[in-house]
RNA sequence: GUUUCCGGGGCGGGGCGCGAUUCCCCACCGGCGGUGAGAGUCCGCGAGCCCACGGCCGCCAGCCGUGGGUCGAUCCGGUGAGAUUCCGGAACCGACCGUGACAGUCGGGAUGGGAGGAGAC
Numbered sequence: 001g002u003u004u005c006c007g008g009g010g011c012g013g014g015g016c017g018c019g020a021u022u023c024c025c026c027a028c029c030g031g032c033g034g035u036g037a038g039a040g041u042c043c044g045c046g047a048g049c050c051c052a053c054g055g056c057c058g059c060c061a062g063c064c065g066u067g068g069g070u071c072g073a074u075c076c077g078g079u080g081a082g083a084u085u086c087c088g089g090a091a092c093c094g095a096c097c098g099u100g101a102c103a104g105u106c107g108g109g110a111u112g113g114g115a116g117g118a119g120a121c
């Protein structure tokens, strides 16, 4: 350099209600790389969302590409040479569109994209 494959988890119980896996109580989940030592909360990335320009395309919508922007949340104690990463405790966070009723957990864009990982040549 070419190519193949892999590459996100979670609503169970109860309450109110005509109606809620969306509200309330309890519960449950945690992408990728990094790091003095193992991370949802540190550093960075991806995804998502917004804008501009270009293409499909004459127009709308949509999709794709490029660039820019945006993008959540942790402390205390212990061990140790070293840990916001381990152990103990107590917290906190979670895109967009949809819905009879407000969604991290349901349905959808998505049999998509993807940080990256493994292999073959």
Stems, first nucleotide, its partner, number of pairs: 001121006012026004027105002029094002031045004040092002048070009074090005096108003

The RNA shown here (FMN riboswitch aptamer (RFN element)) has 121 nucleotides and comes from a soil metagenome. Its mean pLDDT, the model's own confidence on a scale to 100, is 85. The sequence is in RNAcentral, with records from MGnify.